[in-house]
RNA sequence: CAGGCCGGACAGGCAGUCGCCGCGUAUCGCCGCAAGGCAUACGGGGAGGAAAGUCCGGGCUCCGCAGGGCGGAAUGCCGGCUAACGGCCGGGCGCGGCAACGCGACGGAAAGUGGAACAGAGAGCAGAACCGCCGAUGGCCGUCUGAAAAGGCGGCACAGGUAAGGGUGAAAAGGUGCGGUAAGAGCGCACCGUGCACCUGGUAACAGGGCGCAGCAGGCCAAACCCCAUUCGGAGCAAGACCAAACAGAACGCAUUGACGCGGCCCGCCGAGCGUUCGGGUAGGUUGCUGGAGCGUAUCAGCAAUGAUGCGCCUAGAGGAAUGACUGUCCGACGACAGAACCCGGCUUAUCGUCCGACCUGUAUG
Numbered sequence: 001c002a003g004g005c006c007g008g009a010c011a012g013g014c015a016g017u018c019g020c021c022g023c024g025u026a027u028c029g030c031c032g033c034a035a036g037g038c039a040u041a042c043g044g045g046g047a048g049g050a051a052a053g054u055c056c057g058g059g060c061u062c063c064g065c066a067g068g069g070c071g072g073a074a075u076g077c078c079g080g081c082u083a084a085c086g087g088c089c090g091g092g093c094g095c096g097g098c099a100a101c102g103c104g105a106c107g108g109a110a111a112g113u114g115g116a117a118c119a120g121a122g123a124g125c126a127g128a129a130c131c132g133c134c135g136a137u138g139g140c141c142g143u144c145u146g147a148a149a150a151g152g153c154g155g156c157a158c159a160g161g162u163a164a165g166g167g168u169g170a171a172a173a174g175g176u177g178c179g180g181u182a183a184g185a186g187c188g189c190a191c192c193g194u195g196c197a198c199c200u201g202g203u204a205a206c207a208g209g210g211c212g213c214a215g216c217a218g219g220c221c222a223a224a225c226c227c228c229a230u231u232c233g234g235a236g237c238a239a240g241a242c243c244a245a246a247c248a249g250a251a252c253g254c255a256u257u258g259a260c261g262c263g264g265c266c267c268g269c270c271g272a273g274c275g276u277u278c279g280g281g282u283a284g285g286u287u288g289c290u291g292g293a294g295c296g297u298a299u300c301a302g303c304a305a306u307g308a309u310g311c312g313c314c315u316a317g318a319g320g321a322a323u324g325a326c327u328g329u330c331c332g333a334c335g336a337c338a339g340a341a342c343c344c345g346g347c348u349u350a351u352c353g354u355c356c357g358a359c360c361u362g363u364a365u366g
Stems, first nucleotide, its partner, number of pairs: 001362004006357005012330007020046002023043005029038003048337001052348002055346005060236004072232005077091005092106001093104004107227002112225002114221002130166002132162003137159002139156007174192006193216001194214003198210001199208003240287004249278006261269002294313008331335001
């Protein structure tokens, strides 16, 4: 320098003007019976790395719950982290890549059930052997020896043998060699591979050019049913909590011997209900609501995820739901995907571009 691989940061900046939504202070102005709310001024705050999908996990809230079982769902190599997880970190094994690195539902197929289109002879305690090979043995034919019985030799491919070779298929019972045989075959042997037990290393998964045994084991699919192990109660902020009209209700009191009302009292008028309290909690209002498994930074422990400690910071909170518009200017650039709704940890998906760092491969130079 070129190509690649992994991780992190940013997501237009600045200034001005006019708006929008919360908060604090002030004004005590307005609305409401009340609970409460509104307005104006000033000050200060106001989206994201994914706020998204709502796919996992937890907090919080209400309901349920002695304990257990059935059923259902999810997960599935080992160790660690965490509030928890199906997440993350580290490791093992397998696959891909020259490599950095990436990907993997990665328990059980000797409990049972089931499946494998097409092709193929055969799809399973292999194959009624398709082509091929053999035909030792038995059978048939010929011929030779022999008195005969019987035997030798040659042939046929009838019975039969054969999984070496070919062919089918995604998949057909370890590989190479030697022996063996009629031809073959782990049939026998050597080496390689495999399985099991032990040994060694490792917390473990697992590994080993250690050691012994076994001719080798019934192939594939469990994101097929299933079996085994582990985890899981349900519903969700429209959860829930508080305040609280009207109407209806209950208790007590007053009332046709005139209550209540007609501005306080008296008279007068009127004429059948009225008052207080309570429970429930509708309309309505408030809350839940944002200070949290929080953010930044330093040190320490750890390979890391992560944890501990110190210091510093406060950073949206609506309920028709705010965060916008315009002008100027800067940048190589006219600036992608996209808008919080109880909160948090993840995963996944979308995303113009810019910057930083680690590493790998190749080439050149020193």
The RNA shown here (Bacterial RNase P class A) has 366 nucleotides and comes from Neisseria sp. A source record names the gene rnpB.